[in-house]
Context: one part of a larger RNA
RNA sequence: GAGUAGCGAAAGACGGGUGAGAAACCCGUCCGCCGAAUGUUCAAGGUUUCCUGGGGAAGGCUAAUCCGCCCAGGGUAAGUCGGGACCUAAGGUGAGGUCGAGAGACGUAAUCGAUGGACAACUGGUUGAUAUUCCAGUACCAGCGCUUAACCGCCCAGCCCGAACCCAAUCUGCUAAGGAAAACCCGCAAGGGUCUACCGAACCGGUUGGUAUUAGGGCAGCGAUGGAGUGACGCAGGAAGGUAGGCCAACCCGGCCGAUGGUUGAGUCGGGGUAAGUGUGUAGGGAGAUCCUCUAGGCAAAUCCGGAGGGUUAUCAAUCCUGAGGCACGAUGCCGAGCCGAUUAAGGCGAAGUGGCCGGUCCUAUGCUGCCGAGAAAAGCUUCUAGCGAGGGGAAGUGCUGCCCGUACCCCAAACCGACACAGGUGAACAAGUAGAGAAUACUAAGGCGAUC
Numbered sequence: 001g002a003g004u005a006g007c008g009a010a011a012g013a014c015g016g017g018u019g020a021g022a023a024a025c026c027c028g029u030c031c032g033c034c035g036a037a038u039g040u041u042c043a044a045g046g047u048u049u050c051c052u053g054g055g056g057a058a059g060g061c062u063a064a065u066c067c068g069c070c071c072a073g074g075g076u077a078a079g080u081c082g083g084g085a086c087c088u089a090a091g092g093u094g095a096g097g098u099c100g101a102g103a104g105a106c107g108u109a110a111u112c113g114a115u116g117g118a119c120a121a122c123u124g125g126u127u128g129a130u131a132u133u134c135c136a137g138u139a140c141c142a143g144c145g146c147u148u149a150a151c152c153g154c155c156c157a158g159c160c161c162g163a164a165c166c167c168a169a170u171c172u173g174c175u176a177a178g179g180a181a182a183a184c185c186c187g188c189a190a191g192g193g194u195c196u197a198c199c200g201a202a203c204c205g206g207u208u209g210g211u212a213u214u215a216g217g218g219c220a221g222c223g224a225u226g227g228a229g230u231g232a233c234g235c236a237g238g239a240a241g242g243u244a245g246g247c248c249a250a251c252c253c254g255g256c257c258g259a260u261g262g263u264u265g266a267g268u269c270g271g272g273g274u275a276a277g278u279g280u281g282u283a284g285g286g287a288g289a290u291c292c293u294c295u296a297g298g299c300a301a302a303u304c305c306g307g308a309g310g311g312u313u314a315u316c317a318a319u320c321c322u323g324a325g326g327c328a329c330g331a332u333g334c335c336g337a338g339c340c341g342a343u344u345a346a347g348g349c350g351a352a353g354u355g356g357c358c359g360g361u362c363c364u365a366u367g368c369u370g371c372c373g374a375g376a377a378a379a380g381c382u383u384c385u386a387g388c389g390a391g392g393g394g395a396a397g398u399g400c401u402g403c404c405c406g407u408a409c410c411c412c413a414a415a416c417c418g419a420c421a422c423a424g425g426u427g428a429a430c431a432a433g434u435a436g437a438g439a440a441u442a443c444u445a446a447g448g449c450g451a452u453c
Stems, first nucleotide, its partner, number of pairs: 012030006031450004039430004045410002049408001050074006059067002079140002081406004086117002091112003097106003121138005141402008151393002158219004166210006173204001178199002183194004221388002226384005234371004240364003245358005251272006257265001273334002277329004284322004288313008297305002335353001338349003372375001416425002432444004
């Protein structure tokens, strides 16, 4: 310079409270602003800024009792939400390999990599701060069991059970012919006689082995890292069926009856809800179906797929697949205007819960129709065999288990990117009323703000 410029788009007024102190903090009333946002919810990014108590140096373009400031303490709870324990795209890495003098480059198998695919939870309540995570109720998924009764199960292969004729060996089995003790009888004796125990082959019987991994009987599924189908996809366009949502109500339920003439009335104010899941399988959409034979194709095989031939049936139909919504259960629950209670509590009680109309950019629908620029992959799922294979499959009920990481808060902003509490920038979802073609615009609802002189 100069107590000059400036104090960064914007509406505040009053009363009460706190306090040393109040235009700015807290509470209330009125007024005003946004309302396809200045509301609500996420992603990215930030990283404690969230909540409670306390503080008053500095930061805050003024003050401050206040704060995204300072101090202390607290706060983020998951089988189902998101990520991983699944998959692959662009792209990355890259065993071997190729190139290079080298450093290194490229790259097969492989491996990683969502911005995509796959995949099971909803409603209500609760905290000062979390909630599809806690609590209540009702579900669903995966794995492992348990119980129940019934069903299925061709051939081969495999597993379990398992003969016989016959043959061989063997036997303290059985007896025949035959033999024959003791005893008894005859005889002086030698000896003879009678009788049984017993001995005694074959047959028969038993046992063992063969026959026989037999005949016969019973029992099945699991299933690729392989094949096939599906997954699986562009852009534009219109109509239809629905639902969300909304409006109205003289119908239903609850409150009220008036400071000034009228106001028990077609008065007035407010309300008129409910998920996933399970069952049913509708409007709509799609496919012709089925059987037999053959098959140099699908790197082996195949009953699957493809190809060829034939039979039956159909062509608006039937059948199968898909499929919103509705309806029923879920729910004798929860919610619910309001009322009671009073400390601004805690807590308790709790009505009706219907009809008509409008109606989505959401769902049916990755559908349908049209067009040319002709519009990912893999897992998953289904099926086929290869292979494995002794018990297995499906059903109902029931029990147990369910890991790691994220979860606070801001998020068109004073918390992100802009050196700032900066008139700038920042992807997605939700989308009420009146007027309107409309998400324009104006005024409003829910909700949020009154902008730090």